Predicted 3D model of a 74-nucleotide RNA (transfer RNA) from a Candidatus Sumerlaeia bacterium. The organism belongs to Candidatus Sumerlaeia, within Bacteria. It was read from a public genome assembly. Its Rfam family is "tRNA". From the family's description: Transfer RNA (tRNA) molecules are approximately 80 nucleotides in length. By type it is a transfer RNA.
């Protein structure tokens, strides 16, 4: 240079031929329980779905070119 795969919440992951409030556990907070803590139990917090465009009544879902990452070839 050249082909392929990823990219969603602080981490890991989901999202059923595109379908209208994007979830789950963990981690954080706040209650409970306990002499405490930790397990546990209930409850909250938190997203420009990598950016930027194009399709379409509607895009995490298609399409493009970029920006990260990894693999394989030269």
């Nucleotide at each position: 240079g050249g082909g392929c795969c990823c990219g969603u919440a602080g981490c890991u992951c989901a999202a059923u031929u595109g379908g209208u409030u994007a979830g789950a556990g963990c981690c954080c907070c706040c209650g409970g329980c306990u002499c405490a803590u930790a397990a546990c139990c209930g409850g909250g917090u938190g997203g420009u779905u990598g950016u930027u465009g194009g399709u379409u009544c509607g895009a995490u879902u298609c399409c493009a070119a970029c920006c990260g990452g990894g693999c394989c070839c030269a």